């Protein structure tokens, strides 16, 4: 150079054929338990889904271009 995948919370991933508000684990704050710590239980906070654009009545999810990363032909 050329073909393929991957990008969603701090971290690990999930998300069905596009269709009510974007979730779970860890973690992190706070409350409970404890004489205190851990353990455990329950609460909250925390994202505009890499960026931009296009279709669509609606896009994480279909395109198209761009940037990182991986793998594979040369």
């Nucleotide at each position: 150079g050329c073909g393929c995948g991957c990008u969603u919370a701090g971290c690990u991933c999930a998300g069905u054929u596009g269709g009510u508000u974007a979730g779970a684990g860890c973690a992190u704050a706070c409350g409970g338990u404890u004489u205190a710590c851990a353990u455990c239980c329950g609460u909250a906070g925390g994202g505009u889904c890499a960026g931009a654009g296009g279709u669509u009545c609606g896009a994480g999810u279909c395109c198209u271009c761009u940037a990182g990363c991986g793998c594979g032909c040369a």